[in-house]
Context: one part of a larger RNA
RNA sequence: CCUUCAUCAAGGAAUUAGGCAAAUUAACCCCGUAACUUCGGGAGAAGGGGUGCCCUUGUGUGUGAGACCCGAACGGGAGGAGCACAUGGGGGUCGCAGUGACAAGGCUUUAGCGACUGGUUACCAAAACCACAGGUCUCUGCAAACUCGAAAGAGGACGUAUAGGGGCUGACACCUGCCCAGUGCCGGAAGGUUAAGGGGAGUGGUUAGGGGAAACCCGAAGCUACGAACCGAAGGCCCCGGUGAACGGCGGCCGUAACUAUAACGGUCCUAAGGUAGCGAAAUUCCUUGUCGGGUAAGUUCCGACCCGCACGAAUGGUGUAACGACUAAAGCACUGUCUCGAUGAAGGACCCG
Numbered sequence: 001c002c003u004u005c006a007u008c009a010a011g012g013a014a015u016u017a018g019g020c021a022a023a024u025u026a027a028c029c030c031c032g033u034a035a036c037u038u039c040g041g042g043a044g045a046a047g048g049g050g051u052g053c054c055c056u057u058g059u060g061u062g063u064g065a066g067a068c069c070c071g072a073a074c075g076g077g078a079g080g081a082g083c084a085c086a087u088g089g090g091g092g093u094c095g096c097a098g099u100g101a102c103a104a105g106g107c108u109u110u111a112g113c114g115a116c117u118g119g120u121u122a123c124c125a126a127a128a129c130c131a132c133a134g135g136u137c138u139c140u141g142c143a144a145a146c147u148c149g150a151a152a153g154a155g156g157a158c159g160u161a162u163a164g165g166g167g168c169u170g171a172c173a174c175c176u177g178c179c180c181a182g183u184g185c186c187g188g189a190a191g192g193u194u195a196a197g198g199g200g201a202g203u204g205g206u207u208a209g210g211g212g213a214a215a216c217c218c219g220a221a222g223c224u225a226c227g228a229a230c231c232g233a234a235g236g237c238c239c240c241g242g243u244g245a246a247c248g249g250c251g252g253c254c255g256u257a258a259c260u261a262u263a264a265c266g267g268u269c270c271u272a273a274g275g276u277a278g279c280g281a282a283a284u285u286c287c288u289u290g291u292c293g294g295g296u297a298a299g300u301u302c303c304g305a306c307c308c309g310c311a312c313g314a315a316u317g318g319u320g321u322a323a324c325g326a327c328u329a330a331a332g333c334a335c336u337g338u339c340u341c342g343a344u345g346a347a348g349g350a351c352c353c354g
Base pairs, nucleotide, nucleotide: 001349002348003347004346005345006344007343008342010340011339014338019335027051028050029049030048031047036041038171052093053092054091055090056089057088058087059086060085061084062083063082068077069076070075094098106333107332108331109330110329111328112327113325114324118130119129134169135168136167137166138165139164140163146155147154148153172320173319174318175317177250178249179248182247183246184243185242186241187240188239191238192237193236194235197231198230202226203225204224205223206222209218210217211216251269252268253267254266255265278312279309290306291305292304293303294302
């Protein structure tokens, strides 16, 4: 010096990103216990007191002796000593210290997030992530939808819409606004478009035959290869409607009140419609350490407001919320070697010999 442990004057978080670590607290009995609350809680809230040993005295419970009464006897009755256990009162006594060692919550306040118990990155993350009960939309009438499987078949389910599958949200309370133009989904069937198929106008090939001196030309029927119009569907698309707890979206400019400022008001352009309630410098605010108030001697954090929301906003839920949390932020009490600032000790290493 390293690891682990122990103690410390005065101060007591000045340390640090942060009280990380350590310390404090701690058992049992008694007293006492706030806001808030979903009336269950909060709560072991908080905050106090007691605890050894000896003597004495009570109470309760258990057991129940001798003597006594009845009885012929077995036995029964009344009685309550002693003993044991539990729990009080009074007195005394020793130590620094009595749950004498060990083991055994530190507490409080405010805010954010998530209701909660639970689950998660085996081996850096336990969380505000996932799940959750509850809410809602949607599919499914049973040979169900859906999933696995070339199939048989199986699951769903030996269930049957108070059931089962899928999506979103996430207890509870108060609520959940406007837009269906685009995309999706659902419905509609008048018209347009669209396949195979039907249809067959027309065209090509071939050649009996005809023409020609020849080369070659024309060419019926048949066979064959193509093939226009037209007809043609469940359904798709166009089309017509519906639908947002479907994917999603939810404006700009100018002017105006008898100080100023502001604009209830007016004008205008655009849109499918222009963000309602609530919340708001927020886990969201760039400018920004916004401004004001609080807390501190001093506060980029924190709490309460304001609203100019760069770029909140209503089940990609909005706003609250008791209880809960090894969550996050801020503050206080207690406590401490975290620190001022270091010191000492112990064990095991390191080092030397073997």
Predicted 3D model of a 354-nucleotide part of an RNA (large-subunit ribosomal RNA, domain IV) from a marine sediment metagenome.
Its Rfam family is "Bacterial large subunit ribosomal RNA". Its family is annotated with structural constituent of ribosome and ribosome in the Gene Ontology.